Annotation:
The part of an RNA shown here (large-subunit ribosomal RNA, domain IV) has 334 nucleotides and comes from a Planctomycetota bacterium. It matches the Rfam family "Bacterial large subunit ribosomal RNA". Its family is annotated with ribosome and structural constituent of ribosome in the Gene Ontology. NCBI's taxonomy places the organism under Bacteria, Pseudomonadati, Planctomycetota.

[in-house]
Context: one part of a larger RNA
RNA sequence: CUCUCCAGAAGGAACUCGGCAAAUUGGCCCCGUAUGUUCGCUAGAAGGGGCGCCUAACCUCGCAAGAGGAAGGCUUCAAAAAAGAGGUUGGACCGACUGUUUAUCAAAAACACAGCUCUCUGCUAACUCCGAAGAGGAUGUAUAGGGAGCGACGCUUGCCCAAUGCUGGAAGGUCAAGGGGACCGGUUAGACUUCGGUCGAAGCUGUGAACCUAAGCCCCAGUGAAUGGCGGCCCUAACUAUGAGGGUCCUAAGGUAGCGAAAUUCCUUGGCUGGUAAGUUCAGUCCCGCACGAAGAGUGUCACGAGUCCAACACUGUCUCCUGGAGAGACACG
Repeated sequence: CUCUCCAGAAGGAACUCGGCAAAUUGGCCCCGUAUGUUCGCUAGAAGGGGCGCCUAACCUCGCAAGAGGAAGGCUUCAAAAAAGAGGUUGGACCGACUGUUUAUCAAAAACACAGCUCUCUGCUAACUCCGAAGAGGAUGUAUAGGGAGCGACGCUUGCCCAAUGCUGGAAGGUCAAGGGGACCGGUUAGACUUCGGUCGAAGCUGUGAACCUAAGCCCCAGUGAAUGGCGGCCCUAACUAUGAGGGUCCUAAGGUAGCGAAAUUCCUUGGCUGGUAAGUUCAGUCCCGCACGAAGAGUGUCACGAGUCCAACACUGUCUCCUGGAGAGACACG
């Protein structure tokens, strides 16, 4: 010097990203217990007192045996005598909760969840596995089963169907194979001929128009707890400022309630207030929301959390500022 422990004057978080680590607290009995609340809880809230042994006339309970206690006494440094065994409180965010997870760097605000909504499915169900047979769904039957999203509970969930999707419609347009075969061509029995050739029926054959024809698409509607979207400029009130109001352009419609410098705010350590002697964090408020916003839910919320942030009390070698001790190493010699 390293590791594991023990103790420490005065101070007590000044340490540090951060009280990390350590310390405090700790059992049982009695007293007592705020706020909030979904009335269950919060709560072991918080905060106090007691604790071994002996005796017990007296008191209480009991039919009694007996049990408990007031008062009194004994020993120890210390009686929950060792080990083992909650620190507490306040404010905010997220997630309701108990659960689950990256076996081996992440336990969480992620996943799940009860609950809510939409959608499909009438039973040989939808859906899934499968080459088939068959099986699951289900020995179930819409209070059932599959899929999707949100995620207890309270209050709510606005506008847009133009685009995309889905559902429904079927008049018209488009449209495949197929049907259909017009026109045109090849071949030639024959006819004609200036003997070079020309025309050319039937049959066979090549090509193939009109016309008929499904779904789909175009088209017409509906549909947002479907995928999604939810404006700009200018003017305006008798100080100023602001703009209830007006004008105009564009759009399918121009963001409603609620919340808001937020797990979202660039400018920004925004402004104000509180807490501190001093506060880029924190709490409250404002709203100019770069770029919140309503089941990719919005906003609240009791309880809960090895979650995140802030504050306080207690406590301490975290620190001012280190010191002493014990054990084990390292190192030296043998």